Record summary
Predicted 3D model of a 1503-nucleotide RNA (small-subunit ribosomal RNA) from a metagenome. Model confidence (mean pLDDT): 84 of 100. It matches the Rfam family "Bacterial small subunit ribosomal RNA". Its family is annotated with structural constituent of ribosome and ribosome in the Gene Ontology.
[in-house]
């Protein structure tokens, strides 16, 4: 700094995930050591126990007691006197620090900046002044009395630094007056009045006093705190209106102090879109964490501030509290009781319970630092300083070092070879950092300081004292410290997590959508680098993964730094209010802004140096930084504000234009419909095609006439006007805006636009008209499986109109408004103008369209009308669904409208472009693809394949074209894989070893169904003599499998299609997929050639080289052939010869559009045409591009993986494959007269032949039989070709067609024809009379028809594969159907139309709304009751100090008691906000798959 995921690829927009860093964590696995930190984040839940705040006798009165002495003396008890003195008590300081928690708090609570002329402040420090004189109580003790206690109560007496008067009074307060300085109640100066203080102890003495402390008033300073103000930091508008002490005055209270803080009066004010009030959440800050930064997020430790102490109320004390370890009241809880009443408060430090993923020792000290008390020693101090637990984080060290290949062994992978673990281990030497074990050092650092000593200094007469500076100078919880030394011993120490991409790191088994993974895409369905193990490797390390949470990445809220035509997003348009924003210019202020000083911005932290622990963590010192806030000097360029001025922007008058602009009101045809009449006569209308409807009661049609209501044709035009929505006959009338040019005036008057008015298409509502035509629903008719549609015949609301309503639309340029720039070139509206020839060119202004330059755009595209480039202002967006859906609020007669969400789901949804494929898109072209023809199937009978049924078995495969006479080119047995008996296990069959052995095998016999078993004859080779080679038995490897996957595979072979197409290099284009090239114009069978052209070329493929076949020319000539010649015969090339000719097979020639004409573009080409045996690839033939189809085959074969291994292997016998209610395919043969039979006659080409083809000749009606000449073949044979031709018969009918079935007899073949083979001959003589719906083949030697071969094969062909005889029709054409090819077009498809997808409905699951009710919490309002308590008022009781009196008593005051206002808790009522749970109702969402349809995606088939 990025990656991964949408797609077949690509670009882009968009979300989700991921790699970092960091936690006060938990969890799982493991776990040596030390340093420094941290440690109930959950219930502000409850708590047993021990602690946590006391100290002072130098403030006071004294006491038990205890030591010493003394007296009395009942020898242990009383008293005394020194001394010392616990506990309680008064008295004072302190307990409002210090420690815990964040419940509440949206607030002056915190920050920061100020302000207090409105203020307090114990304890310190410093100054001043004084510290006089009295008096009455009190606790405690001591007697009793109540009470379980807890406590209380009477009486009696006693002390103070306890209280209470009186006296002074500097200074201070406080009145009234007067000056001064000063911005509030501030300082000062002066007169005159008023009230007001205290305490007292210890030391020292030369006894006068003096010092120490304390006490009183007063200033000051310091510290602390109150109080008030400016700015500053959450969310929600589905909270939009809140306040009656509310805002203010005025008097009074009150307070340490302003102040409605409190009261009585007046007055009607105060806050609010710059968010009030409510609702939610929330302690705030330095800072901590991320990040480049700017921001997000957090507020744990440690600080600062602020709230709180079991819940609420209160006030006392006190400098300080409304008080954590104080009262009082009131409620919950709890615990004690004798039941009558008490007693508590761990959010202090351990510690318990309970929750919970989850957080510790009832621990040691006051030895440091710090607080409180004390003069002081010293007490106290769960603060603190330390230990202990936890890997819970940081940091540091370690678990050894060197050598060590036989690369050991074991492991893993590997066919081996080897490879890998791996110097890795063992082994050898070394070393002790750390554990541990023994000994020792270590008081090194944490520690300095008191009294008390010496030295100085001040001032005093003098001490005690004060100031200051040195020396020694007790005390250690940790601590058997840390640390260091010496010894032993490699001894004590390594896990965790990943290896499919991201992402560093890969093999092997197992496992089989199975069990399991998973951050996200995603792996697992027999070959899993993704599950489990195992080797092995990566990473990191006493850790190491997950899990949560925060920031980053994420520019995914965009100030830095984002959009908005079409991806999410411009408001339907307009006027306008606040707001924002604003022209040229002069002065002038200095609010913004700039710049210098200065204050604060705590400390710790964070950065940068340096330092201290061996090093880092950790600390310490310093430094700079803190973008902030106040205060202050300066400047004036820009904003601002303010003065004056201008005229380029607005704007106003005049003088001139063009317009479906708006309102109303009059008028007109044409056209429809209906009425009336009139002609007139059978249909009309409609539709694909019909009906439904109308029509003989006279329709349509036509002629006349009248009548009603809508809407205006042509003109009509990417023309015109309006802000938009929208406006179209024609005149009038009232009205807005526009636009040009001139010329004067106004002088910034403007732009935008949040709320807010208003205008707003069509539907639609309300009242009342009107209603020709059109025409929701609604009727019927069609169509369809259905048709609640599309089409058709009708028809109601509505459309009109006048009012008033709704306010929405794809209200679309999907583009907000307004101003400025920024090539041009063409059209068109409307003006002005200029040149001058009125035609037309030129210039400008406002419009309106096209087409482009830059430029921007992700692309289309946009491009002066911008989507460019600025600027100012508004509105809107933030994945997809859910959803514009619920709710709540508002609007609306309603219908609806406006604002508008979350759970819950998915890893996408998306936009523009790409290359396909499709399309009931479109253009060109092709094919026996239609059409023109010929013959067929489909019906029949039978053959043969297949389905399916049946079987013990009917072996297996081939399944749309591309399977079915296919694999199979030939199942009696064999084949045979299948079945049903019977058998053999190293096997039928291959290799190789050890052993045994000389056979094996033939041939008779026997027993069997055979396989086999038994006996019986018979019988190896070489040889060096050691053996060896064959074989057989036996034994182990193994062998064998037609057993499974054709979806693990080679190979091979169908199909698109013999279809013209598939690519590629370099080069342009394009951000890219990708495009050019291969398209275009023209040709062809053909991407065949030509031409053009950002393309140039070039490969696979066509075609052509190759093979038969038509013609020829040359050689060659038997077994082919015979012209001349010559012999011969009833005839025959039968002989001799021949090389003419047939033929035969070798090598060659021949056609290329060459050559004319014509058309074409001066091409390629194509059309006559001529030669020619053949003419435009002359016929055929092999030959098949990139690639489709997981297209076929593991049963050809070869093959990985799996399985069986006395059987899924092998042998045999038999059966099966041949079955038969049935359906299909594929053929044969017919249904006849082109024809059946019967007679005669004539012509092929290819082929095959020795386990073979057979010829003559006999023999049988034939099938065949006998017999064998001849032939390894242009020599013999098979071999009679058959249609045809001639001639006769038959004469249309189930026949003298047909030829199945049966029966009988026979022949071949073969160990064997039963199951189940051809084939002959009698004889029998089915269906069937041209074949429904559909359907296939063929375009010439083709189809029909005719017959011969040849492969398999003992035997068996209708099949197949060739060969030849005969031999046609017809193609006008390319609308149609089916395939194909190129172009262009649409697309939601891409597994690619067998695609994609939408709804109901059924079923399960999951959240959610609505709900009759019902249960909580919380706030407010209204009223009852009113605790504690402060304050009022009372004078009912009671009362020491002071006063007045002799006294009694009486006053001042004061405590109680009564009572009034406020007033916590509770209570009633009413209403609001928020949850639970709920019968039943309701959408929605996810799901393997079901049901019915097909509404979108193509013109989706009704855009």
């Nucleotide at each position: 700094a990025g990656a991964g995921u949408u797609u077949g690829a690509g670009c882009c927009u968009g979300g989700c995930u991921c790699a970092g860093a960091a936690c006060g964590a938990a969890c799982g696995c493991u776990g040596g050591c030390g340093g420094c930190g941290c440690g109930u984040u959950u219930u502000a839940a409850g708590c047993a126990u021990g602690c946590a705040a006391g100290u002072c006798a130098a403030a006071c009165g004294g006491u038990a007691g205890u030591a010493u002495g003394g007296u009395g003396c009942u020898u242990g008890c009383a008293c005394u006197a020194u001394a010392u003195g616990a506990g309680a008590g008064u008295g004072g300081c302190g307990a409002a620090c210090g420690g815990g928690u964040g419940a509440g708090u949206a607030a002056c609570a915190c920050g920061u900046a100020g302000g207090u002329g409105a203020u307090c402040u114990a304890g310190c420090u410093a100054a001043a002044a004084g510290u006089u004189g009295g008096g009455g109580a009190u606790a405690g003790c001591c007697u009793g009395u109540g009470g379980a206690a807890a406590c209380a109560c009477a009486g009696g007496g006693u002390a103070a630094u306890a209280c209470c008067g009186g006296a002074u009074g500097u200074g201070g307060c406080c009145c009234u007056g007067u000056g001064c300085c000063u911005u509030u109640g501030g300082g000062u100066a002066c007169a005159g009045g008023g009230a007001g203080a205290a305490a007292g102890a210890g030391g020292c003495u030369a006894a006068g006093g003096c010092c120490u402390u304390g006490c009183u008033u007063u200033u000051a300073g310091a510290u602390g705190a109150g109080c008030c103000u400016g700015c500053g930091g959450c969310u929600c508008a589905u909270u939009a209106g809140c306040u009656a002490g509310u805002u203010g005055g005025u008097g009074g209270g009150g307070u340490a102090a302003a102040g409605g803080c409190c009261u009585a009066c007046c007055a009607a004010g105060g806050c609010g879109a710059c968010g009030a009030u409510g609702a939610g959440u929330a302690g705030c800050c330095g800072g901590c964490c991320u990040g480049a930064g700017a921001g997000g997020g957090c507020g744990a430790c440690c600080g600062g501030c602020c709230a709180c102490a079991c819940u609420g109320g209160g006030a006392c004390u006190g400098a300080g509290a409304c008080a954590c370890g104080g009262c009082c009241c009131a409620g919950a809880c709890u615990c004690c009781u004798a039941c009558g009443g008490g007693a508590g408060g761990c959010a202090g430090c351990a510690g318990c319970u309970a929750a919970g993923a989850a957080u510790c020792u009832u621990c040691c000290g006051c030895a440091a630092u710090g607080g409180c008390c004390g003069a002081a020693a010293g007490g106290c101090u769960g603060a603190c300083g330390g230990a202990g637990c936890g890997a819970c984080g940081c940091c540091g060290c370690g678990u050894g070092g060197a050598c060590g290949a036989a690369g050991a062994a074991g492991g893993c992978c590997g066919g081996a070879a080897g490879g890998u673990u791996g110097u890795a281990a063992a082994g050898u030497c070394c070393u002790u950092u750390u554990u541990c074990u023994c000994a020792g050092a270590g008081a090194a650092g944490a520690a300095u300081a008191a009294a008390g000593c010496a030295g100085g200094g001040a001032g005093g007469g003098a001490a005690u004292g004060c100031c200051c500076u040195g020396a020694a100078g007790a005390u250690g919880a940790c601590g058997u410290u840390a640390u260091c030394u010496g010894a032993g011993g490699a001894a004590u120490a390594a896990g965790c997590c990943c290896c499919g991409g991201c992402u560093a790191a890969u093999u092997a088994c197992g496992u089989g959508c199975c069990a399991g993974c998973a951050g996200c895409c995603g792996c697992g369905g027999u070959a899993a680098c993704a599950c489990g193990u195992a080797a092995g490797g990566g990473g990191c390390a006493a850790g190491c993964g997950u899990u949560g949470u925060u920031c980053g990445g994420a520019a995914u809220u965009a100030u830095u730094g984002g959009g908005c035509g079409u991806a999410a997003a411009g408001g339907g348009c307009g006027c306008g209010u606040a707001g924002g924003c604003g022209g040229c210019u002069u002065g002038g202020c200095a609010a913004g802004c700039c710049u210098g000083g200065u204050g604060u911005g705590a400390a710790a932290g964070g950065c940068c140096a340096c330092a201290g622990c061996u090093u880092a963590a950790c600390u310490g010192u310093g430094g700079g930084a803190g973008u902030g806030c106040g205060c202050u000097g300066g400047g004036a360029a820009c904003u601002g504000c303010u003065u004056g001025g201008c005229u380029a922007g607005a704007g106003u008058u005049c003088a001139g234009g063009a317009g479906g602009g708006g309102a109303a009101g009059c008028u007109g045809g044409a056209a429809u419909u209906c009425c009336u009449g009139g002609u007139g006569u059978a249909g009309g209308g409609g539709u694909g095609a019909a009906a439904u409807c109308u029509g003989u009661a006279g329709a349509u049609a036509u002629c006349a006439g009248g009548a009603a209501g809508a809407a205006c044709a042509c003109c009509u035009g990417u023309g015109g006007c309006g802000a938009a929505g929208g406006c179209g006959a024609g005149c009038u009338u009232c009205u807005g805006g526009c636009c040009a040019u001139g010329a004067a005036c106004u002088g910034a008057c403007g732009c935008u636009g949040a709320g807010g008015c208003g205008c707003g298409a069509a539907a639609g509502c309300g009242u009342g008209g009107g209603g020709a035509g059109c025409g929701a629903a609604c009727a019927g008719g069609a169509u369809u499986a259905g048709a609640u549609a599309c089409c058709c015949u009708g028809g109601u609301a509505g459309u009109c109109c006048a009012c008033g309503c709704c306010g929405u639309a794809a209200a679309c340029g999907a583009u907000g408004u307004g101003c400025a720039c920024u090539a041009g070139g063409u059209g068109u509206u409307g003006g002005c103008u200029g040149u001058u020839g009125u035609a037309a060119c030129g210039g400008u202004c406002a419009g309106u369209g096209c087409c482009g330059a830059a430029g921007c755009a992700a692309a289309c595209g946009c491009g002066a009308u911008a989507a460019g480039u600025g600027c100012a202002c508004c509105g809107c967006c933030u994945g997809g669904g859910g959803a514009g859906u619920a709710u709540g609020c508002u609007c609306g007669c309603a219908a609806g409208g406006g604002u508008g969400a979350a759970a819950c789901u998915c890893a996408a949804a998306g936009g523009a472009a790409u290359u396909g494929a499709c399309g009931g898109g479109g253009g060109c072209c092709c094919g026996c693809a239609c059409a023109a023809g010929c013959g067929g199937u489909g019906g029949a009978g039978c053959a043969u394949g297949u389905g399916g049924u049946u079987u013990a078995a009917u072996u297996c495969g081939a399944u749309g074209a591309u399977a079915c006479g296919c694999g199979a080119g030939g199942a009696a047995c064999c084949u045979u894989a299948c079945c049903a008996g019977g058998g053999c296990u190293u096997g039928a069959c291959a290799u190789a070893u050890g052993c045994a052995u000389g056979a094996c095998g033939a041939u008779c016999a026997u027993a069997g169904a055979g396989a086999u078993a038994u006996g019986g004859u018979u019988u190896c080779c070489c040889u060096u003599c050691g053996g060896g080679g064959c074989g057989u038995g036996u034994a182990u490897a193994c062998a064998g499998g037609u057993g499974c996957u054709g979806c693990a595979u080679g190979g091979u072979u169908g199909u698109c299609g013999u279809c013209a197409g598939c690519u590629c290099g370099u080069g342009c284009u394009g951000u890219g997929a990708a495009g050019u090239g291969u398209u275009g114009g023209g040709u062809u069978a053909a991407g065949u050639c030509c031409c053009g052209c950002a393309a140039c070329g070039a490969g696979c493929g066509c075609a052509a080289c190759c093979c038969c076949u038509g013609c020829u020319g040359u050689c060659u000539g038997u077994u082919a052939c015979c012209a001349g010649c010559a012999c011969g015969u009833a005839a025959u090339g039968g002989u001799g010869g021949g090389g003419a000719c047939u033929c035969a097979g070798a090598c060659g020639g021949u056609a290329c559009u060459g050559c004319c004409g014509g058309u074409g573009a001066c091409a390629a080409a194509c059309c006559g045409g001529a030669g020619g045996a053949a003419g435009g690839u002359g016929g055929g033939g092999a030959c098949g591009a990139c690639g489709u189809c997981a297209a076929a085959u593991c049963a050809u074969c070869a093959u990985g993986g799996c399985c069986c291994u006395u059987a899924u292997g092998u042998c045999c016998u038999g059966g099966g494959c041949u079955a038969c209610a049935c359906a299909c395919g594929u053929g044969c043969u017919a249904c006849a007269a082109u024809g059946g039979c019967c007679g005669g006659u004539a012509c092929a080409g290819a082929g095959c032949g020795c386990a073979g083809c057979a010829a003559a000749a006999c023999c049988g009606c034939g099938a065949g039989g006998u017999g064998g000449a001849g032939c390894a073949a242009a020599u013999c044979g098979c071999a009679g070709a058959a249609a045809a031709c001639c001639g006769g018969u038959c004469u249309c009918a189930g026949u003298a067609c047909g030829g199945a079935u049966u029966g009988g007899a026979g022949u071949c073949u073969g160990a064997a024809a039963c199951u189940c083979g051809a084939c002959u001959u009698c004889a029998u003589g089915a269906a069937g009379u041209u074949g429904g719906a559909a359907u296939c083949g063929c375009u010439a030697g083709u189809a029909a028809u005719c017959g011969c071969g040849c492969a398999u094969c003992a035997g068996c062909a209708u099949g197949g594969c060739g060969c030849g005889g005969u031999g046609a029709a017809u193609a006008c054409g390319u609308u149609c159907c089916c395939g194909g090819g190129c172009c262009u077009u649409g697309u939601a498809c891409a597994c690619a139309c067998c695609g994609c997808c939408c709804g109901u409905c059924a079923c399960a699951c999951c959240a959610c709304c609505c709900g009759a009710g019902u249960u909580g919490g919380g706030g407010g309002u209204a009223c009852c009751c009113g605790a504690a308590g402060u304050c009022g008022c009372u004078c009912g009781u009671c009362u020491a100090a002071c006063c007045g009196g002799u006294u009694a008593c009486g006053g001042a005051g004061g405590a109680c008691g009564g009572u009034g206002c406020c007033g916590a808790a509770g209570g009633u009522a009413u209403g609001c906000c928020u949850g639970g749970u709920a019968a039943g109702g309701g959408g929605g969402g996810u799901g393997a798959a079901g049901u019915c349809g097909g509404a979108a995606c193509a013109a989706g088939g009704u855009a």